[in-house]
RNA sequence: CUUGCCAAAGCCAAACCUGUCGCAAGACAGGGACGGAAAGCCGCGGGUCUUACGCAUUUUCGCAGACAGCCGGGCCGCCAAGU
Numbered sequence: 001c002u003u004g005c006c007a008a009a010g011c012c013a014a015a016c017c018u019g020u021c022g023c024a025a026g027a028c029a030g031g032g033a034c035g036g037a038a039a040g041c042c043g044c045g046g047g048u049c050u051u052a053c054g055c056a057u058u059u060u061c062g063c064a065g066a067c068a069g070c071c072g073g074g075c076c077g078c079c080a081a082g083u
Stems, first nucleotide, its partner, number of pairs: 001082004011036002016031006034069001040075003044072003047067004053062002
């Protein structure tokens, strides 16, 4: 530097259940494992979702949020193999 076929050390934790918070999407904690080589961090682009407020009145739109385990991008990084 490239890769994630093998091995090993560890790591994270979907659905669901319980509690708390939130208008909501959802978040956090505990339990729990479907999976993950960035399922570590960042809402930067796209996408999806929510609707308190504004415009409008019917959707849309604006504003404000949610999702990093939807895709892309940025930053950092463990182990192993190959060069």
The prediction has a mean pLDDT of 79. Predicted 3D model of an 83-nucleotide RNA (c-di-GMP-I-GGC riboswitch aptamer) from an uncultured Gammaproteobacteria bacterium.